Context: one part of a larger RNA
Parts: sequence; structure tokens; C1' cells
RNA sequence: GAAUGAACGCUGGCGGCGUGCUUAACACAUGCAAGUCGUACGAGAACGCUUCAGCUUGCUGAAGCAAGUAAAGUGGCGCACGGGUGAGUAACGCGUGGGUAAUCUACCUCUGAAUCGGGGAUAACUCCGCGAAAGCGGAGCUAAUACCGGAUACUAUUUUUUUGGCUCAGGCCUUAAAUAUUAAAGGUGGCCUCUACACGUAAGCUACUGUUUGGAGAUGAGCCCGCGUACCAUUAGCUUGUUGGUAGGGUAACGGCCUACCAAGGCUGCGAUGGUUAGCUGGUCUGAGAGGAUGAUCAGCCACACUGGAACUGACACACGGUCCAGACUCCUACGGGAGGCAGCAGUGAGGAAUUUUGCGCAAUGGGGGAAACCCUGACGCAGCAACGCCGCGUGAGUGAUGAAGGCCUUCGGGUCGUAAAGCUCUGUCAAGUGGGAAGAAACUGCUCCGUGCCAAUACCACGGUGCACUGACGGUACCACUGAAGGAAGCACCGGCUAACUCCGUGCCAGCAGCCGCGGUAAUACGGAGGGUGCAAGCGUUAUUC
Repeated sequence: GAAUGAACGCUGGCGGCGUGCUUAACACAUGCAAGUCGUACGAGAACGCUUCAGCUUGCUGAAGCAAGUAAAGUGGCGCACGGGUGAGUAACGCGUGGGUAAUCUACCUCUGAAUCGGGGAUAACUCCGCGAAAGCGGAGCUAAUACCGGAUACUAUUUUUUUGGCUCAGGCCUUAAAUAUUAAAGGUGGCCUCUACACGUAAGCUACUGUUUGGAGAUGAGCCCGCGUACCAUUAGCUUGUUGGUAGGGUAACGGCCUACCAAGGCUGCGAUGGUUAGCUGGUCUGAGAGGAUGAUCAGCCACACUGGAACUGACACACGGUCCAGACUCCUACGGGAGGCAGCAGUGAGGAAUUUUGCGCAAUGGGGGAAACCCUGACGCAGCAACGCCGCGUGAGUGAUGAAGGCCUUCGGGUCGUAAAGCUCUGUCAAGUGGGAAGAAACUGCUCCGUGCCAAUACCACGGUGCACUGACGGUACCACUGAAGGAAGCACCGGCUAACUCCGUGCCAGCAGCCGCGGUAAUACGGAGGGUGCAAGCGUUAUUC
């Protein structure tokens, strides 16, 4: 000199864009942060209103609306994403480059085939019971795209044989035949061409969607390897599933991953083992560079979710707002027993030098569910607080000498603050007030019309297009115009040398200053005050840290 997620002192006008618990991975009151689907399924209230009946005249009952709504349940998909934190980890964790002929991949896209025919339950609900509660048990009824058999079956899988091609070893792809095994579920809209009743409907047809089974892709993930990745040798030896083999188990998959048996190996001065510290990277800061330091915000990867352990479900978890067990802590209890997990967003206490609102909205972007309408979304978009940072603007401009008053200094002549002020002439940024007032919104979707496809069909549906409609938290914000008005807006540090900037007074080795040299003991440009000056400026200094 540059820099910071900074803090402290003094001061403080506005705006834009960012950033904001670095400490206790300490404990958490309260609210919200993951739901959705009635086009999978069965059932289904109430408040209230209207009408009627009865009488004891303000109550009871019935019907309709409320409403096939709310809430609950079965089932599907999602909850493994998104969000947080950096405790652990010196490691194939990360970075980079490869391998997988050793693997998986829900939803999505393209493509082939199929979707036949049955069964028994169960929640909800009703009744009964236990319990303070959390909750639990028994009996009875019922549905499904829930569950279970059966049929069929491919280029799927298994076994045997077989053709060709590729390959570094293993093996991979492919042709044909045989054997064995394994599937499924419906829903919604429209129509009458065929069939039946003969009006219109369905057992029919058709469209969309779903389901089952193959192939390919895309995306995501698992595993393996080369190289790189902190300090300590005042850590020199470490290792028994250890190192390898055979066989088996297990996994989506290779493998001591696990087990049995066999062998005695494996690592190490090119640093094993042990200890300390630490998430890694793109990047960031500094520097001419080489390098050094660092890893906040943003992005990629990893790990964790009160502490430790375990599995279940599932395409994916050994799962932050799931389950089970153990532990610590907190809370409820009728003492028998239960409940909880903010390192999500706000917020509280504590710790600390120190870090914000218990805000608005799903309008946009993105995500989940749904055919859609739509619902959910503390992701996100915004607003609030903080000079915490960067950038921009302002605090006026011109003129004005009798160099006013006043302050300070003085050699008493004067000098200086100083064109500075006043005065005169202007301007109107920001702030204030009044009026107008956006872009961000075009999609999805609905309706009208047109075309193409499907079809028996000018229904419906699908696709494409035209037009109309709907939707803004921010926000009456940005911006624009007008009004009046110099009015409301400057401080901080320093002035001995380094280092730009000097005099007076007070003090008298005292009080004090200080980054280094040093200053102060009666003329202190170094302490304190004043005048003046210098440097930065809505900031200026100090402290801490890095180069």
C1' cells in the first nucleotide's frame, strides 16, 4: 500500500446493488417449512335457512337446500428433491483423467406385444370393552388401480445344443432349436356402424389415460484405477480377516464384503504405524510474476441431522421435519405410563468484541401431486433492520474589499482566518408536498373459429394455428410533471523525523504521549487547550488478521 462475513471510538443526508452467529454441532417457548389425487375406492356429517306436523308457544320430529361439501379412512405418487450445517473425515473424501466386457436407474422420450378369467379379506362404519392420556383390544358389515390363485407368453430369465462376428485375459454381441419359470387393472369422455332390447341405452364401438412385459435412449447413481492433496521422526517399526488361494454365501454389481479350509504372507526411510490439525474444489485476497495466505456469500462434490447402534419400505435411504433399541436432557402424568429433537424460516435464552423481522406473496422462476381447475411450497420473489461493504449523488453557483465585526498572532507598523461572511443576482439534484403512473404477464387453462389425424361418425378426443377472456406480493413502488424553498444535510484523524502540515498559552521527568527513533526536569512545532494548517470525506481513525 491492498484486503476483510469484521469489531470498537467519534460522527452521520439520500439512493442502487450486495452481505449479515467467524463464538456454544449449546439448549430451545410459539407459529409456519410436504403434500396432493373424488378421472383408483367404499362411505359421508354439522352450523344455518325454508316448508310441514304435534302440542306443554318454545321445544320435538320429518322433508328439501346446505352437499355428495367438510373432516376421516383404504389406495396411488411424492416425502431420498428442495433447504441447513461443517461436527467427523488426511480418506479413492475431494480434484483431474480413465475403466465398468463387474452394475442399477421410478417418473420422461421413441418403439414391439398384451391387458383373459376368478377368489377371499380388510380399514372406514356399527356395537362392546380397557386406559388419566398416548393409545389399544374383541365382535359384525363393505369397496377398489389394495391383496391372492388360475390361463396365456416374447428377442425376458434358467439349462442344454448351435451359427457368425468382436475381444488383451476373463468374456461380449448375435442366429436357430428344445426345456423350465415369471404378467396385468381399470378409469373417464363420446356415439349408434355392427348385435340385443327396438324410444334410447349397453354386453357393443371408439378416443384418451392407466396397467403388464420386452428393446433403445436420456438422466441420475454405485463400484474400481493412475496422478495430486497439511504438520510432527522429540512417532520406526505396523498387521491375524491380516496378505493370497480354493469352495460357498451375499450384493444391482467386482471384491476377505462374509464364512470354512489351505498357504505365510502384506505395508515400511520414495516415511508404514501413531499423534496433531483440517470438510475438498471452482475460486477469493495479495503480488510485476513466481509464490504466499484463505475456502464467508455463489457453484460442484462429500459428510452429518440430540449421542450411539440397527434395519424396514422403496427405483433410489440405512432416511433432518420416518420406524425400532440404548443413553443424556426437557416436558406431561391419575405414578401404572407416555411425549420431544430448529445444523429448515422467523424468533428466545446462553456464550461472545460481534451478526437482522416471530413481515408480505405464490404475481414471476423452479419443485411435488392432479386429466385439469387447482392445492402445497419460510425453495424462491420481495419488503423490513444494520454506513457491514462497493458504487453514485448532494450538503449550493456567480459576484462581492470599506479586506467589516470578531478570534488568533504581533517586531504594535501590521499579518492571518479571508471572497471566507454579510449584501446582490441565480439554480433546484436529493429530502418534503400535490397530481399522474409503469415494464416485469405470458404461458397453463376456458370459450369461439380454422386445419390435420383418429373413427362408422360432421360426437368426443389428440395435435397445430387465429381471436377473446383470466392473473402483480413488490406497490400507488420505479419513473414523470408541478409547488415552494439556499432553505433540512460535515465530520474524523493528524501537523518532531519517517510523513503532507506551525505558532501561542498551560504544565514542569508531573500530568501525559508513543508504530520505530524517542518527547516531558521553566522559553515543549512531540503532553493538554486555542488559532492556523495538512489529508481523507458520509465517513474518519484505532484494533485484529492476510499478502